[in-house]
Context: one part of a larger RNA
RNA sequence: CUGGGCGUAAAGGGCGCGUAGGCGGCGAGGCGUGUCGGAUGUGAAAUCUCCGGGCUCAACCCGGAAAAGUGCGUCCGAAACUACCUUGCUGGAGUCCGGGAGGGGGAAUCGGAAUGCAGGGUGUAGCGGUGAAAUGCGUUGAUAUCCUGCAGAACACCGGAGGCGAAGCGGAUUCCUUGAACGGUACUGACGCUGAGGCGCGAAAGUCGGGGGAGCAAACAGGAUUAGAUACCCUGGUAGUCCCGACCUUAAACGGUGCACACUCGGGGUGGGGGCCAAGAUUCACCGGCCCCGUCCCACAGCGAACGCGUUAAGUGUGCCGCCUGGGGAGUACGGCCGCAAGGCUAAAACUC
Numbered sequence: 001c002u003g004g005g006c007g008u009a010a011a012g013g014g015c016g017c018g019u020a021g022g023c024g025g026c027g028a029g030g031c032g033u034g035u036c037g038g039a040u041g042u043g044a045a046a047u048c049u050c051c052g053g054g055c056u057c058a059a060c061c062c063g064g065a066a067a068a069g070u071g072c073g074u075c076c077g078a079a080a081c082u083a084c085c086u087u088g089c090u091g092g093a094g095u096c097c098g099g100g101a102g103g104g105g106g107a108a109u110c111g112g113a114a115u116g117c118a119g120g121g122u123g124u125a126g127c128g129g130u131g132a133a134a135u136g137c138g139u140u141g142a143u144a145u146c147c148u149g150c151a152g153a154a155c156a157c158c159g160g161a162g163g164c165g166a167a168g169c170g171g172a173u174u175c176c177u178u179g180a181a182c183g184g185u186a187c188u189g190a191c192g193c194u195g196a197g198g199c200g201c202g203a204a205a206g207u208c209g210g211g212g213g214a215g216c217a218a219a220c221a222g223g224a225u226u227a228g229a230u231a232c233c234c235u236g237g238u239a240g241u242c243c244c245g246a247c248c249u250u251a252a253a254c255g256g257u258g259c260a261c262a263c264u265c266g267g268g269g270u271g272g273g274g275g276c277c278a279a280g281a282u283u284c285a286c287c288g289g290c291c292c293c294g295u296c297c298c299a300c301a302g303c304g305a306a307c308g309c310g311u312u313a314a315g316u317g318u319g320c321c322g323c324c325u326g327g328g329g330a331g332u333a334c335g336g337c338c339g340c341a342a343g344g345c346u347a348a349a350a351c352u353c
Base pairs, nucleotide, nucleotide: 003325004324005323006322007307008306012321014201015200016199017198021194022193023192025089026088027087028086029085030084034081035078036077037076038075039074040073041072042071049065050064051063052062053061054060092191093188094187095186096184097183098182104177105176106175107174108173109172110171111155115151116150117149118148119147120146121145122144126137127136163169164168206247207246208245209244210243211242215241216240220236221235222234223233258320259319260318261317262316263315266298267297268296269295270294271293272292273291275290276289277288302309303308326353327352328351335346336345337344338343
């Protein structure tokens, strides 16, 4: 450079915002950048083809002709498409208005159950734990039970193939705040899509400083088990788990499926919004049909190696980005960048099968 690919075989970046770039709706006019046609100049020779000739033939060589050289320059022309300029449009995109949905985010306050601890009452010899035990706890009165108080963490029921969000989010109330869907169709008038770099966010664990510490619990100790048992089981137990601030930036960060747009039989659930039809009618609500958005199941065509996917595509297409190219060596070494560190990102080769 090119081909084929990326759900599970190697391969979708963890996610978002967005720079450059690439790509880009409908109509009119212009221009003539790309594009197309014609003409002309140039595109060395050799090589190739044809004719003729020379080495005894041939290869080879010489002369002539033709062709090619897919290109470039100049001139003339075409104007559909592309680019550019001017102008217009509303279907893409956005703004505005309206009533709703939501564990979306942040802060504060409050609540009950459970657990542990402390104090007190009752009460007495066990409790706890296991496959069975033991370590452990208990006559300085445990376990059990009742009352009171304190502490930290998590929020049973609701709860649903349910909702919102990129990761993730669940007690209640209040305040601050983001995005999405629907309806209206008033406004802008292509303002769009994607996005190398870049910036931001980013579970858990981990790190630093300060707080907090009930339960749980790496490490650790003990008891068991066992041939051993640096485990599984049991009794304890420190970091940590929690809060504030600052780092780390990874993951089976998964739908193992990048984003956007368009198109392509149906059936059944469910969440949100809407009005119309039907029914009802005093009103509200339920049920049926219809439109839009989300979500789940089944399945036609099609796709697929199969499994399966199937209007939420893995179908049919377009645009842009990322990535793959046999296994091991290796996501390693070296170098660079980042980090307090742990380490992260980028990323080989020898050798070997």
The part of an RNA shown here (small-subunit ribosomal RNA, central domain) has 353 nucleotides and comes from an uncultured rumen bacterium. The coordinates come from a structure-prediction model, not an experiment, and the mean pLDDT is 84. It matches the Rfam family "Bacterial small subunit ribosomal RNA". Its family is annotated with ribosome and structural constituent of ribosome in the Gene Ontology. The RNAcentral record of the full RNA draws on ENA and SILVA.